The prediction has a mean pLDDT of 83.
Transfer RNA from a Selenomonadaceae bacterium, 73 nucleotides, folded computationally.
It was read from a public genome assembly.
It matches the Rfam family "tRNA". From the family's description: Transfer RNA (tRNA) molecules are approximately 80 nucleotides in length. Rfam classes the family as a transfer RNA.
Lineage of the source: Bacteria > Bacillati > Negativicutes > Selenomonadales > Selenomonadaceae.
[in-house]
RNA sequence: CGCGGGAUGGAGCAGUAGGUAGCUCGUCGGGCUCAUAACCCGAAGGUCAGAGGUUCGAGUCCUCUUCCCGCAA
Numbered sequence: 001c002g003c004g005g006g007a008u009g010g011a012g013c014a015g016u017a018g019g020u021a022g023c024u025c026g027u028c029g030g031g032c033u034c035a036u037a038a039c040c041c042g043a044a045g046g047u048c049a050g051a052g053g054u055u056c057g058a059g060u061c062c063u064c065u066u067c068c069c070g071c072a073a
Base pairs, nucleotide, nucleotide: 002071003070004069005068006067007066010025011024012023013022019056027043028042029041030040031039049065050064051063052062053061
C1' cells in the first nucleotide's frame, strides 16, 4: 500500500429494505426488610468516531479523514 469487519448512554450489545434511538447490567430515588442482598416501582444519562454530500427526512445511502480487529503481501 490492498481487501474485509467494527466505532451507538458508565459497561456489553440491538437497531436489514431511510421516518421522532432501544435492551441487559450498572448509577440515583422510593417501596419491601430489624438490616443487607434479592425482588418491585420510578428517574437521570447517548445525537449514533469526525467532516462534507444526497433527501422533505440519515445511526441507516455516498465521499474523505481518525482509531481498533482480522486477512493477504